[in-house]
Context: one part of a larger RNA
RNA sequence: GGAUGAAUGCUAGCAGUAUGCUUAACACAAGCAAGUACAAUACGAAGUCGUGUUUCCAGUGGUAGAUAGUUGAGUAAAGCAUAAGAACCUACCCUUAGAAAGGGAACAACAGUAAAAAAUGACUGCUAAUACACCAUAGGUUGAGGAGCAAAAAGUGGAAUCUGCCCGAGGAGGGGGCUCGCAUCUGAUUAGCUAUUGGUGAGGCAAGAGCUUACUAAGGCAAUGAUCAGUAGCUGGUCCAAGAAGAUGAUCAACCACAUUAGGACUAAGACACAGCCCAAACUCCUAUGGGAGGUAGUAGUAGGGAAUUUUUUGUAAUAGGCAAAAGCUUGACAGAGCAAUGUCGUGUGGAGGUAGAAGGUUCAUAGGUCAUGAACUUCUUUUCCUGGAGAAGAAGCAUUGAUAAUAUAUGAGAAAUAAACAUCGGCUAAUUUUGUGCCAACAACCGUAGUAAUGUAGAGGAUACAAGCGU
Numbered sequence: 001g002g003a004u005g006a007a008u009g010c011u012a013g014c015a016g017u018a019u020g021c022u023u024a025a026c027a028c029a030a031g032c033a034a035g036u037a038c039a040a041u042a043c044g045a046a047g048u049c050g051u052g053u054u055u056c057c058a059g060u061g062g063u064a065g066a067u068a069g070u071u072g073a074g075u076a077a078a079g080c081a082u083a084a085g086a087a088c089c090u091a092c093c094c095u096u097a098g099a100a101a102g103g104g105a106a107c108a109a110c111a112g113u114a115a116a117a118a119a120u121g122a123c124u125g126c127u128a129a130u131a132c133a134c135c136a137u138a139g140g141u142u143g144a145g146g147a148g149c150a151a152a153a154a155g156u157g158g159a160a161u162c163u164g165c166c167c168g169a170g171g172a173g174g175g176g177g178c179u180c181g182c183a184u185c186u187g188a189u190u191a192g193c194u195a196u197u198g199g200u201g202a203g204g205c206a207a208g209a210g211c212u213u214a215c216u217a218a219g220g221c222a223a224u225g226a227u228c229a230g231u232a233g234c235u236g237g238u239c240c241a242a243g244a245a246g247a248u249g250a251u252c253a254a255c256c257a258c259a260u261u262a263g264g265a266c267u268a269a270g271a272c273a274c275a276g277c278c279c280a281a282a283c284u285c286c287u288a289u290g291g292g293a294g295g296u297a298g299u300a301g302u303a304g305g306g307a308a309u310u311u312u313u314u315g316u317a318a319u320a321g322g323c324a325a326a327a328g329c330u331u332g333a334c335a336g337a338g339c340a341a342u343g344u345c346g347u348g349u350g351g352a353g354g355u356a357g358a359a360g361g362u363u364c365a366u367a368g369g370u371c372a373u374g375a376a377c378u379u380c381u382u383u384u385c386c387u388g389g390a391g392a393a394g395a396a397g398c399a400u401u402g403a404u405a406a407u408a409u410a411u412g413a414g415a416a417a418u419a420a421a422c423a424u425c426g427g428c429u430a431a432u433u434u435u436g437u438g439c440c441a442a443c444a445a446c447c448g449u450a451g452u453a454a455u456g457u458a459g460a461g462g463a464u465a466c467a468a469g470c471g472u
Base pairs, nucleotide, nucleotide: 007472008471009470010469013347014346016344017343018342019340020339021305027302028301031299032298035063036062040060041059044056045055046054071257072256079184082181084179085178088176089175090174093171094170095169096168098166102134104132110125111124112123113122115120140149141148142147154163155162185230186229187228192221193220194219196218197217198216199215200214201213202212203211233255235253236252237248238247239246260281261280263278264277283294284293285292286291311337313336314335315334319333320331321330322329323328350380351379352378353377360371361370362369363368385414387412388411390409394404423464424463425462426447427446432461433460434459435458436457442449443448
């Protein structure tokens, strides 16, 4: 000199834009963040004189909840980055070849009975389905062969259609699992490590494999640093530098890991699953003491820690996700507003004229110098400010669809009216005089200064730099 997710002191007009717990992966009160569809389905309720239709609907069934969002604890390799590979899976979507023939038994809800503080559970009885199971068939699959195994569902509508169901093949510059080369911090005051490495049989997986197991051989790794210990998410990037390098990994994007701590599986195309389940532990809460409930590293917020980091806000209008035939519903994703000079960029605090060279300060023997065209005064303008009415774009689709917003913007009126600080002035380093103090009080990054004539301390006048910021 440059830089920052900064903090702090003094100060502060406006607007655009970005950013905002780096510390305790500490503990969390109450709210919201994942639903949806009755055109799968039975009961019930409303409505109707009644049937049918219609509306609402806890339950069964479907689908989604593995996305989006947060965090960086762990991890030095099962990670990340780059370059390759072969033995795999893929719901929804698209293309394409076929098929959907039969009957059947239940379980919720519901009704009844009794139980419990609660959470919730038990028994008896009834019932539907795109729920469940059986059977038939199969260009699938296993096998040398004989032969064996394995599917399906309907609904709406007057109808055509439309929306679904089952099996096979292919697709997506789609997604995911696996293997491997190279590269990836420090320590030898860590030198040996290995229930290991290979083979055969079997099991297991979507798939390859000591992935697991039985038998068997004695291998495998290591001074090109194994093992152990410490530290750490990795990358695109960011900052700095002439470059080589060095430092770093906030925001944004990709990958990975985690969801109070430790372990486990279930369901599913996909999880060993943040707002799912089970077990154990710590903590908190409720309790009738028998037993139960909970997990903000989602969003806003609280306490605590800390030098230090925001509102318990508006809306589904846009974009995007989920469900639905659709209308639509839902979404703290997202779009917005609020707070903070936290950064960056823009802009203003007036322009022109004005010597009686004014008062006043300061300096000074008198005179004078300086602040200084600075002010007053005259005239002009209105960015900004105040105020009046007008008033968007972003909206595409079926449309009486706009949170933002009575905003942006243009326009009328008013008055120079509302708007300058901060640090420094010995050298480094641009800029000096006077007064007080007297090795005291104090200053200082460093050198150093102050001892009665201090350009270095404390004031004042002046000056310099920068400027809504300036210093530390």